[in-house]
The RNA shown here (c-di-GMP-I riboswitch aptamer) has 100 nucleotides and comes from a soil metagenome. The coordinates come from a structure-prediction model, not an experiment, and the mean pLDDT is 81. Rfam family: c-di-GMP-I riboswitch aptamer. From the family's description: GEMM was predicted in a large-scale screen for bacterial structured RNA regulatory elements. The family is grouped with related families in Rfam's "c-di-GMP_I riboswitch clan".
């Protein structure tokens, strides 16, 4: 499932926790939710990017052939899950309560 009842979970958002990030937890909230229980080691998709790389910029350091070159920082683009989201779909596992 009955325009049902009992009982359940909680979106933003704020507080605090871990974490580089995503985003997790835990308190508060409730947008919503018949699986909004669980599984990311079934597939797809989606979000980060510590890190990598640079032809790019800006700042320290060195070095000399004095305007280059190299380390390093920081900012930015590129690139990549071994990290995420089960409240993105699809699967797969398990499950409360109920008349007719």
């Nucleotide at each position: 499932g009955a325009a049902a009842a009992a009982g359940g979970c909680a979106a933003a958002c704020c507080a605090g926790u871990c974490g580089a990030a995503a985003g997790u937890c835990u308190g508060g909230g409730a947008c919503g939710c018949a699986a909004a229980g669980c599984c990311a080691u079934a597939g797809g998709g989606c979000c980060u990017u510590c890190c990598g790389c640079g032809u790019g910029c800006g700042c320290c350091a060195u070095g000399c052939g004095u305007g280059c070159a190299u380390c390093g920082c920081g900012c930015u683009g590129c690139g990549g899950a071994u990290g995420g989201c089960a409240g993105c779909c699809u699967g797969g596992c398990c499950g409360c309560c109920g008349a007719a």